[in-house]
Context: one part of a larger RNA
RNA sequence: GGAUGAACGCUGGCGGCGUGCCUAACACAUACAAGUCGAGCGAGAAGGUAGAGAGUGAUUCUUCGGAUGAACGAUUUACUAGACAGCGGCGGACGGGUGAGUAACGCGUGGAUAACCUGCCUUAUACUGGGGGAUAACGUUUUGAAAAGAACGCUAAUACCGCAUAAGCGCACAGCACCGCAUGGUGCAGUGUGAAAAACUCCGGUGGUAUAAGAUGGAUCCGCGUCAGAUUAGCUAGUUGGUGAGAUAAAAGCUCACCAAGGCGACGAUCUGUAGCCGACCUGAGAGGGUGAUCGGCCACAUUGGGACUGAGACACGGCCCAAACUCCUACGGGAGGCAGCAGUGGGAAUAUUGCACAAUGGGGGAAACCCUGAUGCAGCGACGCCGCGUGAAGGAUGAAGGUUUUCGGAUCGUAAACUUCUAUCAGCAGGGAAGAUAGUGACUGUACCUGACUAAGAAGCCCCGGCUAACUACGUGCCAGCAGCCGCGGUAAUACGUAGGGGGCAAGCGUUAUCC
Numbered sequence: 001g002g003a004u005g006a007a008c009g010c011u012g013g014c015g016g017c018g019u020g021c022c023u024a025a026c027a028c029a030u031a032c033a034a035g036u037c038g039a040g041c042g043a044g045a046a047g048g049u050a051g052a053g054a055g056u057g058a059u060u061c062u063u064c065g066g067a068u069g070a071a072c073g074a075u076u077u078a079c080u081a082g083a084c085a086g087c088g089g090c091g092g093a094c095g096g097g098u099g100a101g102u103a104a105c106g107c108g109u110g111g112a113u114a115a116c117c118u119g120c121c122u123u124a125u126a127c128u129g130g131g132g133g134a135u136a137a138c139g140u141u142u143u144g145a146a147a148a149g150a151a152c153g154c155u156a157a158u159a160c161c162g163c164a165u166a167a168g169c170g171c172a173c174a175g176c177a178c179c180g181c182a183u184g185g186u187g188c189a190g191u192g193u194g195a196a197a198a199a200c201u202c203c204g205g206u207g208g209u210a211u212a213a214g215a216u217g218g219a220u221c222c223g224c225g226u227c228a229g230a231u232u233a234g235c236u237a238g239u240u241g242g243u244g245a246g247a248u249a250a251a252a253g254c255u256c257a258c259c260a261a262g263g264c265g266a267c268g269a270u271c272u273g274u275a276g277c278c279g280a281c282c283u284g285a286g287a288g289g290g291u292g293a294u295c296g297g298c299c300a301c302a303u304u305g306g307g308a309c310u311g312a313g314a315c316a317c318g319g320c321c322c323a324a325a326c327u328c329c330u331a332c333g334g335g336a337g338g339c340a341g342c343a344g345u346g347g348g349a350a351u352a353u354u355g356c357a358c359a360a361u362g363g364g365g366g367a368a369a370c371c372c373u374g375a376u377g378c379a380g381c382g383a384c385g386c387c388g389c390g391u392g393a394a395g396g397a398u399g400a401a402g403g404u405u406u407u408c409g410g411a412u413c414g415u416a417a418a419c420u421u422c423u424a425u426c427a428g429c430a431g432g433g434a435a436g437a438u439a440g441u442g443a444c445u446g447u448a449c450c451u452g453a454c455u456a457a458g459a460a461g462c463c464c465c466g467g468c469u470a471a472c473u474a475c476g477u478g479c480c481a482g483c484a485g486c487c488g489c490g491g492u493a494a495u496a497c498g499u500a501g502g503g504g505g506c507a508a509g510c511g512u513u514a515u516c517c
Stems, first nucleotide, its partner, number of pairs: 001517004006513005013389006019382002021347001026346003030343001032341001035090003040087002047080006055072002060067002097301003106226008116218002121214008129163001131161002138153006169194005175188005199206002227273003234264003239261008276298004280291004303324005326337004353379001355378003361375001362373004392422004402413004426458001429452004436444001461506005466487003472501005482489002
């Protein structure tokens, strides 16, 4: 000099774009953050429309017996409606957060899979036949304070289970051709054997099953690179390899049985400490050095530890089970919870609102309408950063008053002010008023922007002045009080302390502290 997710002190006009728990992966009150589909299914509340309707009965007529029958209406039928729940489907593995762990194929980069999987989507081919038994909801009874259940009975499906069928597919056996990186791979044909399906519809469609291919996403393996310590020198028993088997989507000690005795290490094994990695960011002429906030890619984690279930995908932040700590409820028998989602609270030198909207972009569900979305879009707060603008412009000497100083002549603040003439950026006032949206639909928002009138009005501070280093005098103090980044100032003339005048620098900031080059 440059830089910062900064903090502190003094000061503070406006706007744009960014950015904001670096500490306690500490504990969390409250609300919200993942639902959706009635075009899969049964049941079906309120409400609506139409009809029936016991009963009450206005009005009119009356021979006073009655007739008429508007309106209200228990109840009930049909069609709707589609709330709260339930079965079923898809989605809750994305999106959002954090960096504790991890020195590792975790990440980066380049390869490999003759060792793999892939819901939704696209393309193609072949099917979508015929049956069955349950169960929730619901009803009755019942246990419990609650959370939650239990028994009996009823019912449906794109829920579940057999059967049929098999172009293609799996498995077993065996053949030909071509190719290769050992085991083998590809193509073609054969025999035996095995396994599918679901319907709905507003009649337009939407689905379901099998197979092949694509796309997308993922899995595994390998070469190289990836902090410090030798005051860590030896480490290793599934350890290293083989055979066989099991497991897996899949190679492999991944696991197991048997056999062999190997494997790693001064080119730093093992151990210890520290740490998420990268694109990037800061600095530097570069080489390097430092960092890993925001944004993007990958990884890991979800109170701590372990486990699997479901599923195309998880060993699953707002799922399940077990154990532990903590908190809460309890009728003491037993239960409930997990903000490293968005706000918010305590903690801290320090880091924001318990805001608005799904209008846009994107995501989930749905045929759609639409619903959900603290993703996201916006607004609020903070000079936290960068950038832009303003706080007026021109004229104006009697060099006014006043301050400071003085050799008492003057010098200086100083064209500075006053005064005259202008201007209106910003702010304020009034009027108009977009784009973002492609029929419709705008949270932002009467926002951006435009126009008009109006008044110099509403808008300057901070640090420094001994040398380094731009900028000097007076007074006070008297090795005191104090200053200080280094050298060093201060003991009676201090340009170094304090105050004032003047000056220098930067400016809505200026200094200090911390850290990096």